Context: one part of a larger RNA
Molecule: large-subunit ribosomal RNA, domain II
Organism: Candidatus Moraniibacteriota bacterium
């Protein structure tokens, strides 16, 4: 990890309640004692007692009434009715209460052959070193003192084995080893080491003291028993088809992943009101979106106006103003918490109509939910951030399978009862992958834009609009002119069209500026506007609108059409036809509900409509396993088990046949009873 076998909603109660059925109803119904019998049972009988037949009151009480108050109001009853016993089956209860599963308390035993102090008794430390006290000879002294030499041999002394220890490092780390090995390390007469035997017990001992040890267990040892402790928590909880189908919401919770009532949903019984749903008119509510403000509350911007303060001036009459304020005119504005206004949907209602299996609406059973998520509208918070988050209203998902969107819970089509080499369509496509148009028709793009993104730039292109010049000749190119008073005046070293300031006049002229720009110190020189001639037909400007350019840097490989590719296979506008789903049509079968006819009333037939996705969940019929009973079969001419793919029946669990194997038991029909179904629990146990 596979197989097999076991493995989880039971049983109990004189307990409550609901449905079915049943017995009696002149209410039911017995319990124990007891009596008889065919004696672990069955029957007699037994009138205690339980419900019920009457309520109400705290009770005395009173009674179809009773309480409460002075009394009224008011609250509970009666006003016509149903009990009781059984069985069964749904649920509650209160017991281990569907199963497994803690950490943990507690009481009684077991442990100090591990470790930890302790007593008792033994035991053990190669070799080297240092050389205390003390003693003794000598010198030395008055005498000590002191100095010298030999002797001695102290120490938690000093090097280093035995032994003890465990600092560094590698080793190993499915290990030689649940703490090891290897090399170095520290201690080594000492608080030393170390045998044996004894002693201390868990609410407890021991501890040179670390929550450290008390047998690989220690913030409280280990067994055994309380004990199926408890577990608002996690797992797990088996056979079928059928009908319906939620919910993630609101209150209240030492709540908040758990409860309890209500919302939802299923089932059974009443109700029969146009009762609900939809739509149409009618009457209402109602202050949002928009707008609007000289119609208030407030914001806020420009001109003006009048007063007043402030500051200058004054001839004290006054006047000026780059200030400050109230208030007024005019003109444009702003508000969730402004409103002179003011929709749409919307909400209630009243009449009408259609459809529609009464869907409504009242009672009783039995739940499950109370963690929801994306999208799209309208708001809040948050950065008009978030696959954010909180509200509303919708929608799918959850609990929905198929088709599209390359690939996909919440986008789009669409809601799968069964079959089928059928038809038609829905989003959404039609070149190849890949079914179906290289379909038609005007256009438009040049970027592979299509097939990512912005502010902003840009004689890309196309279409549209006003507008200027223009055969009295424009636009652009050549050819010539572009001049005189003057070097305007000032300024300056110098300013002569051109370093600045002023001020821009006048002649000749086809035409030329007191000068558009280069340029000189400053003059010069180019050159322009402006004119002339050539030439010859459209030039110029300015707005809008399609499409398209740039802007555009990323980490494994092209990677931002799904690929190949595509100049249409892009892109806009229009038309047509095809393809495309479990939608829908045709055929045929099966259910579920009504209805309506017929038979043999139960119940079934046929006809007609009409349902059939499905988590928690309700309800309904069914298959199977074991044993009991009654009635009836099989079975050595082969029972039950077992292998087989192949045949038959059933929707489905399953059931029949058949053949091999086996070798003695087994089915059917009816009822009844349960140790009544396994894939999953880190599930037991056993095999492999």
């Nucleotide at each position: 990890g596979c197989c097999a076998a076991c493995g989880a909603g039971u049983u109990a109660a004189u307990u409550u309640u609901a449905u079915a059925c049943g017995g009696c109803u002149u209410g039911c119904a017995u319990a124990a004692a007891u009596c008889a019998c065919u004696c672990u049972g069955u029957g007699g009988a037994a009138u205690a007692u339980g419900c019920g037949a009457a309520g109400u009151g705290a009770a005395a009480g009173c009674g179809a009434g009773g309480c409460u108050u002075a009394a009224c109001c008011g609250c509970c009853g009666a006003u016509u009715u149903u009990g009781u016993c059984g069985u069964a089956u749904g649920a509650a209860u209160u017991a281990g209460a569907c199963c497994c599963g803690a950490a943990g308390c507690c009481a009684g035993g077991c442990g100090a052959g591990c470790u930890a102090c302790g007593c008792a008794u033994g035991a053990g430390c190669a070799g080297g070193g240092u050389g205390a006290a003390c003693c003794c000879c000598a010198a030395g002294u008055a005498a000590c003192a002191u100095u010298g030499g030999g002797g001695g041999g102290a120490g938690g002394c000093c090097c280093g084995a035995a032994c003890c220890c465990a600092c560094u490092g590698a080793u190993c780390g499915u290990u030689c080893a649940a703490c090891u090995u290897c090399a170095g390390g520290g201690g080594a007469u000492g608080a030393c080491u170390u045998g044996u035997g004894c002693g201390u017990a868990g609410g407890g001992g021991a501890g040179a003291a670390a929550u450290u040890c008390c047998a690989a267990u220690c913030g409280a040892g280990c067994u055994u028993g309380g004990c199926g402790a408890u577990a608002g928590c996690u797992g797990g909880u088996u056979c079928u088809c059928u009908c319906c189908g939620a919910a993630a919401u609101a209150g209240c919770u030492u709540u908040a992943g758990g409860g309890c009532u209500a919302g939802c949903g299923u089932u059974c019984g009443g109700u029969a009101a146009a009762u609900g749903a939809g739509c149409a008119a009618g009457g209402g509510a109602g202050g949002u979106a928009g707008a609007g403000c000289u119609a208030c509350u407030g914001g806020a911007u420009g001109a003006g106006u009048u007063c007043u303060c402030g500051c200058g001036g004054u001839u004290c009459g006054c006047c000026g103003u780059a200030g400050g304020g109230c208030a007024c005119u005019c003109a444009a504005c702003c508000a969730a918490a402004c409103u002179c206004c003011g929709a749409a949907u919307u909400c209630u209602u009243u009449u009408g109509u259609u459809u529609c299996u009464u869907a409504u609406c009242c009672g009783g059973g039995c739940a499950g939910u109370u963690a929801g998520a994306a999208c799209c509208u309208c708001g809040g918070c948050g950065c008009u951030a978030a696959g954010g988050u909180c509200g509303a209203g919708g929608c799918u998902c959850a609990a929905a399978a198929g088709g599209g969107a390359a690939a996909a819970a919440g986008c789009c089509c669409a809601g799968a009862u069964c079959a089928u080499a059928a038809u038609c369509u829905a989003a959404g496509g039609u070149c190849c992958c890949a079914a179906a148009a290289u379909u038609u028709a005007u256009g438009u793009u040049a970027a592979g834009u299509g097939g990512u993104a912005a502010a902003g730039g840009a004689a890309g292109u196309g279409a549209a609009a006003u507008u200027u010049c223009u055969g009295a000749a424009a636009c652009a190119c050549c050819u010539a002119g572009u001049a005189g008073g003057u070097u305007g005046g000032c300024u300056u070293a110098g300013a002569a069209g051109c370093a600045g300031c002023c001020a821009u006049c006048c002649u000749u002229u086809a035409a030329a500026g007191a000068g558009u720009g280069c340029g000189u110190a400053a003059u010069a020189g180019c050159u322009c506007a402006c004119u002339a001639g050539c030439u010859u037909a459209g030039a110029g400007a300015u707005u809008u609108c399609g499409c398209g350019u740039c802007g555009a840097a990323g980490a494994u490989g092209u990677a931002a059409c799904g690929g190949g590719g595509c100049u249409a296979a892009a892109c806009a506008u229009a038309a047509u036809a095809c393809c495309g789903a479990a939608g829908a049509u045709a055929u045929g079968g099966a259910c579920u509900c009504a209805u309506u006819a017929c038979u043999u009333u139960u119940a079934g037939u046929a006809a007609u409509g009409u349902u059939u996705g499905g988590u928690a969940g309700g309800a309904g019929a069914g298959c199977g396993u074991u044993c009991u009973u009654u009635a009836u079969g099989c079975g050595a001419u082969g029972a039950a088990g077992u292998c087989a793919a192949a045949g038959g029946c059933g929707u489905g669990a399953g059931c029949c046949a058949u053949g091999g194997u086996g070798g003695a038991g087994c089915g059917u029909a009816g009822a009844g009873a349960a140790g009544u179904g396994a894939g999953a629990a880190u599930g037991u146990u056993g095999g492999c």